[in-house]
Notes:
This is a predicted structure of an 810-nucleotide part of an RNA (large-subunit ribosomal RNA, domain II) from uncultured Rhizophydium. Lineage of the source: Eukaryota > chytridiomyceta > Chytridiomycetes > Rhizophydiales > Rhizophydiaceae. Its mean pLDDT, the model's own confidence on a scale to 100, is 81. Its Rfam family is "Eukaryotic large subunit ribosomal RNA". The family is grouped with related families in Rfam's "LSU clan". Rfam 15.1 lists 107,465 matches to the family in 2,616 species. Rfam links the family to the GO terms ribosome and structural constituent of ribosome.

Context: one part of a larger RNA
RNA sequence: GACUGUGGUUGGCGAAAUGGGUUCAAGCGACCCGUCUUGAAACACGGACCAAGGAGUCUAACAUGUAUGCGAGUAUUUGGGUGGCAAACCCUGAUGCGGAUGAAAGUGAAAGGGUGGGAUCUACGGAGCACCAUCGGCCGCAUCCUGCGCAGGCAGGGUGUGAGCAUGAGCAUAUAUGCUGGGACCCGAAAGAUGGUGAACUAUGCCUGAAUAGGGUGAAGCCAGAGGAAACUCUGGUGGAGGCUCGUAGCGGUUCUGACGUGCAAAUCGAUCGUCGAAUUUGGGUAUAGGGGCGAAAGACUAAUCGAACCAUCUAGUAGCUGGUUCCCUCCGAAGUUUCCCUCAGGAUAGCAGAAGCUCGGAACAGUUUUAUGAGGUAAAGCGAAUGAUUAGAGGCCUUGGGGAUGUAAGAUCCUUAACCUAUUCUCAAACUUUAAAUAUGUAAGACGCUCAGGUUGCUUAAUUGAACCUGGGCUACGAAUGAGAGCUUCUAGUGGGCCAUUUUUGGUAAGCAGAACUGGCGAUGCGGGAUGAACCGAACGUUGAGUUAAGGUGCCGGAAUGCACGCUCAUUUAGAUACCACAAAAGGUGUUGGUUCAUUUAGACAGCAGGACGGUGGCCAUGGAAGUCGGAACCCGCUAAGGAGUGUGUAACAACUCACCUGCCGAAUGAACUAGCCCUGAAAAUGGAUGGCGCUAAAGCGUGAUACCCAUACUCAACCGUCUUUCGAGACGAGUAGGAGGGCGUGGAGGUUGUGAGGAAGCCUUGGGCGUGAGCCUGGGUGAAACGGCCUCUAGUGCAGAUCUUGGU
Numbered sequence: 001g002a003c004u005g006u007g008g009u010u011g012g013c014g015a016a017a018u019g020g021g022u023u024c025a026a027g028c029g030a031c032c033c034g035u036c037u038u039g040a041a042a043c044a045c046g047g048a049c050c051a052a053g054g055a056g057u058c059u060a061a062c063a064u065g066u067a068u069g070c071g072a073g074u075a076u077u078u079g080g081g082u083g084g085c086a087a088a089c090c091c092u093g094a095u096g097c098g099g100a101u102g103a104a105a106g107u108g109a110a111a112g113g114g115u116g117g118g119a120u121c122u123a124c125g126g127a128g129c130a131c132c133a134u135c136g137g138c139c140g141c142a143u144c145c146u147g148c149g150c151a152g153g154c155a156g157g158g159u160g161u162g163a164g165c166a167u168g169a170g171c172a173u174a175u176a177u178g179c180u181g182g183g184a185c186c187c188g189a190a191a192g193a194u195g196g197u198g199a200a201c202u203a204u205g206c207c208u209g210a211a212u213a214g215g216g217u218g219a220a221g222c223c224a225g226a227g228g229a230a231a232c233u234c235u236g237g238u239g240g241a242g243g244c245u246c247g248u249a250g251c252g253g254u255u256c257u258g259a260c261g262u263g264c265a266a267a268u269c270g271a272u273c274g275u276c277g278a279a280u281u282u283g284g285g286u287a288u289a290g291g292g293g294c295g296a297a298a299g300a301c302u303a304a305u306c307g308a309a310c311c312a313u314c315u316a317g318u319a320g321c322u323g324g325u326u327c328c329c330u331c332c333g334a335a336g337u338u339u340c341c342c343u344c345a346g347g348a349u350a351g352c353a354g355a356a357g358c359u360c361g362g363a364a365c366a367g368u369u370u371u372a373u374g375a376g377g378u379a380a381a382g383c384g385a386a387u388g389a390u391u392a393g394a395g396g397c398c399u400u401g402g403g404g405a406u407g408u409a410a411g412a413u414c415c416u417u418a419a420c421c422u423a424u425u426c427u428c429a430a431a432c433u434u435u436a437a438a439u440a441u442g443u444a445a446g447a448c449g450c451u452c453a454g455g456u457u458g459c460u461u462a463a464u465u466g467a468a469c470c471u472g473g474g475c476u477a478c479g480a481a482u483g484a485g486a487g488c489u490u491c492u493a494g495u496g497g498g499c500c501a502u503u504u505u506u507g508g509u510a511a512g513c514a515g516a517a518c519u520g521g522c523g524a525u526g527c528g529g530g531a532u533g534a535a536c537c538g539a540a541c542g543u544u545g546a547g548u549u550a551a552g553g554u555g556c557c558g559g560a561a562u563g564c565a566c567g568c569u570c571a572u573u574u575a576g577a578u579a580c581c582a583c584a585a586a587a588g589g590u591g592u593u594g595g596u597u598c599a600u601u602u603a604g605a606c607a608g609c610a611g612g613a614c615g616g617u618g619g620c621c622a623u624g625g626a627a628g629u630c631g632g633a634a635c636c637c638g639c640u641a642a643g644g645a646g647u648g649u650g651u652a653a654c655a656a657c658u659c660a661c662c663u664g665c666c667g668a669a670u671g672a673a674c675u676a677g678c679c680c681u682g683a684a685a686a687u688g689g690a691u692g693g694c695g696c697u698a699a700a701g702c703g704u705g706a707u708a709c710c711c712a713u714a715c716u717c718a719a720c721c722g723u724c725u726u727u728c729g730a731g732a733c734g735a736g737u738a739g740g741a742g743g744g745c746g747u748g749g750a751g752g753u754u755g756u757g758a759g760g761a762a763g764c765c766u767u768g769g770g771c772g773u774g775a776g777c778c779u780g781g782g783u784g785a786a787a788c789g790g791c792c793u794c795u796a797g798u799g800c801a802g803a804u805c806u807u808g809g810u
Base pairs, nucleotide, nucleotide: 032047033046034045035044048810049809050808051807052806053805056325058182059181060180062178063177064176065175066174067173068172069171070170073097074096075095079091080090081089101106113135114134115133116132117131120127121126137165138164139162140161141160142159143158144157145156146155147154148153185324186323188321192314193313194312195311196310197309203288204287205286206285207284208283209282210281211280214246215245216244217242221238222237223236224235225234226233227232250275251274252273255271256270258269259268290306292302293301327744328743329742330741331740332739337350339348340347341346351495352494353492354491355490356489357488358487359486360485365483366482368481369480370445371444372443373442374441380435381433382432387429388428389427392424394422395421396420399419400418401417402416403415404414405413406412449475450474451473452472453471454470455469456468457467459466498522499521500520501519503517504516505515506514507513527538528537529536542720543719544718545717546716547715548714552710553709554708555694556693557692561707564705565704566703567702568701576696587681588680589679591678592677593676594675595674596673597672598671599670600669608665609664610663611662612661614638615637616636620632621631644659648657649656721734722733723732724731725730745799747796748795749794750793751792752791753790754789755788756787763783764782765781766780768779769778770777771776
């Protein structure tokens, strides 16, 4: 000097606005909370709505921290004194804990030890608190040995041991946290025990009463007749038996799986059905009672209750199980692993985490690298190296086995086959290996060192030799890099179901399967992208503004090139379109585009058109026949430019046609095999459907390249808030479930202090205004009509959305 902000004063505009609130409409984002869970929007459970109530409390003991008082002690309250008082004050004793040990009788400590590290002080030589480490001394106890003493015992030494000593640190009170016992955060069993009440329902017995149409059938007995030698038989009657029959009342309750099913009814109604003179039905009385009864037995019945009734009590029974558990902000922030458990839905233990500290702070330190030096037997490799497995021939013939030839036979000769031997060859090994990584891993990189001199020793040596240790002198902060304050203590929460991905890996045919290892994630975590999404890609988060990117994108939905350059691709039974990922294979294609190899070709190829395609010979065999062409073997020669003892058609067999092969015309490339890009086939499923949709074809598809652009809570800059660090200046950081800690807000009551109120307290209502990150608070207006606040302390029946919560209301 500029800009910005704030405050004061002042000018202009100004009563509805560029402000605040509410309602409606449209666009974008956006799944429903709570809960258990690895994982919930879930077709997992609780939840219609509102009000009020509703869950870590109190106590005892202990542990640790903090505060206060006194201190080798401490704690008044047993008792007494003083006192207006039950308060307050004073005193004595006992007892608890502490002040030492030993089972006990009993005995009983050193007035401050040495060395190293040490704050601090310093005359820079050194001195050295607390505490830590180590050595020594002392006391008690147990035990062994030695000496003295007649003995009780005393002294010395060694070993073991104590919750010891060595100038002590405790006790009491309060408070916070935690563990334990108590209902013990709240609600919840199935059970168990004790004592009673019930047989008005119902089960069964006994006593005493009552009740039960009308038919059918026709037992015994009896009568008459007939037959018979007789026994007896037959016929017809009569008779009226029966846990007989049809069926009413009664009792029951089969079927309609009818009606009803907030009923007439917590078992009824209708039709149908069973039985109906007895093991019938029923009234009253009486008996049997809960591990008991009773039972023509169904675990039936025992008062709408029965595989053990009901009532009261023990009892707020217990629950390792389910559900619920109430205000805010700030800081830190997990675990599902180890060991043990009648342990596997749970605990203890270590780990992980928090809080409170302590000792120090330039020396110690490190999930890192380097250098030096170790240890190792995995990966790989190897098998013409060992062990084990294993393919193929070759050579060999001693020996052995099988088969065969010659031979009367042979321990003979020969052939063959297997074993065997030799040199090779093929393929292998978690429990094979000569060799042998990478990664991972141990140690070291200095003062507790280096060096010189001296000393001690029961070890060692031939030896004052060595080793270990001690004392003194010298060297003087430096002994790789990088990073970074380090070490220690006390108490304690939660956790102890895990899951996913790359890589390695075991079981399994495989699995969104089961089990491991390293690392990273999700769980506990939002944000941009993958349309959608716990875990993938990017990137982790205070509140804002501006700019830039990551991953991913840029036809429209949709912010950003219907951009640029070069190729490929046509998909009318489904073209294709971006990792994880939401599939497709073997096998094919004269679709098209590249490539590789080998052929042919101006000595004229390939394709097209045209000509020739002969003779020995009807080759040989076989056949009924076979003349190139049913079949078998063989497959020559001649003449030629060339022509197969024949590629097909054909015939009964011939014939005829055709092909291979040769030639003419033509005039430049052609053929085959393989390979891989896109495309096609292969490719069928049940509601209609998904490159995310539309749609897209010189792409908006596939491949390649170079640019531009889009946007995340990432990065950069700036401002502000908070935390930590810091003398200042400045710097770093800010996610979070379970959980911990700190600081606050609000409610009822008590003490102190200070206020408000009939000139209107509290409460309630309120598109009025303001403050605070928030819990919340202040204020205006209305209503209301009598009480109510602030601050400092204390105290607690102190904060609700959930509990199939409780009560009331809708």